A computed fold for an 83-nucleotide RNA from a bacterium, annotated as transfer RNA. Model confidence (mean pLDDT): 81 of 100. It was read from a public genome assembly.
RNA sequence: GCCGUGGUGGCGGAACUGGUAGACGCGCUGGACUUAAAAUCCAGUGAGCUUUGCUCGUGAGAGUUCGAGUCUCUCCCGCGGCA
Numbered sequence: 001g002c003c004g005u006g007g008u009g010g011c012g013g014a015a016c017u018g019g020u021a022g023a024c025g026c027g028c029u030g031g032a033c034u035u036a037a038a039a040u041c042c043a044g045u046g047a048g049c050u051u052u053g054c055u056c057g058u059g060a061g062a063g064u065u066c067g068a069g070u071c072u073c074u075c076c077c078g079c080g081g082c083a
Stems, first nucleotide, its partner, number of pairs: 001082007010026003019066001027045006046056004059075005
């Protein structure tokens, strides 16, 4: 240099054929239980704001579309292969 593949919460990892993003697990926080803890169980857990709700958020930027994590283009990063 070329080809392939991937980048989504704090971490792993889902999201069908473009149609409610973050299911599920771990972790963390609070509670129950316990003399206390572990284990177990219950609830919560992206960000911001003017907080009965609204807006933003899928590596960065642009495009297509009524609608993009998903399709297209450029760039960045990781992995594998070829030279």